Bacterial RNase P class A from a Burkholderiales bacterium, 336 nucleotides, folded computationally. Lineage of the source: Bacteria > Pseudomonadati > Pseudomonadota > Betaproteobacteria > Burkholderiales. It matches the Rfam family "Bacterial RNase P class A". The family's RNA type in Rfam is ribozyme. Its mean pLDDT, the model's own confidence on a scale to 100, is 76. A source record names the gene rnpB.
[in-house]
RNA sequence: GGAGUCGGCCAGGCAGCCGCUGUCCGCCGGUUUUUGCGGCGGCAUAGAGGAAAGUCCGGGCUCCGCAGAGCGGGAUGCAGGGUAACCCCCUGGCACGGCGACGUGACGAACAGGGCCACAGAGACGAGUCCUCGGCCCAAAGCCGAGGGGUGAAACGCGGCAACCUCCAUCCGGAGCAACACCAAAUAGGCAGGCGAUUGAGGCCGGCUCGGCCGAGGCUUGCGGGUAGGUGGCUAGAGCCCCGGGGCAACCCGGGGCCCAGAGGAAUGGCUGCCGGCCCGGCCGGGUUCGCCCGGCCGGUGUCCACAGAACCCGGCUUACCGGCCGUCUCCCCUU
Repeated sequence: GGAGUCGGCCAGGCAGCCGCUGUCCGCCGGUUUUUGCGGCGGCAUAGAGGAAAGUCCGGGCUCCGCAGAGCGGGAUGCAGGGUAACCCCCUGGCACGGCGACGUGACGAACAGGGCCACAGAGACGAGUCCUCGGCCCAAAGCCGAGGGGUGAAACGCGGCAACCUCCAUCCGGAGCAACACCAAAUAGGCAGGCGAUUGAGGCCGGCUCGGCCGAGGCUUGCGGGUAGGUGGCUAGAGCCCCGGGGCAACCCGGGGCCCAGAGGAAUGGCUGCCGGCCCGGCCGGGUUCGCCCGGCCGGUGUCCACAGAACCCGGCUUACCGGCCGUCUCCCCUU
């Protein structure tokens, strides 16, 4: 200098203006007052991710079910460890791949039983005879014995396959925040009470009176369940950061500090300016396999510039991803 390996981190930056959502503070309204509620204001404060994604595993939480045990079903499967738990993670062994750093692995059992073993081959686990040789036999066929050849991943050997059934060991109740709890209209049902039978409750004729018409399971009060709607659940947590200690590590223990979105037809945005990056063009320098590549300077336009947007919360896995930074180790080349 080149090519790699493993791990960690960032995810355009800054400023101004205008908005949105939560919290806090202030004012106003209504209320006897407070809380709560509604409205307005604030140079107050906070406001997406490493994957918020797929919803594939595991848990917390909620409701339902449940004496205990078994059958059935499902999942997992080297050993040890970590964890709340895991189809996760760590360490080690073994096998395979790589020169190597390293990577990948459903990696228990094939004398419990069943099943399967493509193509080729005579024969694929039942044994059997394609070829050669020997014996019986005049010879052929057949029988017996021996040997190797050929095919194939494997040829009779306690063969191979369990990501086939199975056996063994361990684990597993169901549904999910649209869970669930509370408050609670209108209309129509339910229950109870009252009024109302022609001396007429009630309704209609635009308000009143008269009058007319309709009129008996109708009118009215209370209670209760449910719906619309609203509130809680909702974010202080297996939380984050720093230090010390234990452990090869995953991780654990102790101390200190911090509070870090809670929306809900769903906020987290828009505009402007400067800088950075990408792209394009020109110039200069270097290299070149003559295709181009690398570096520097200047100018220009576009895009705000990778994948992507929380929805009860965590731990994982998987998938997507422009570009960049840091560290570990390996191999090759050159120079000293």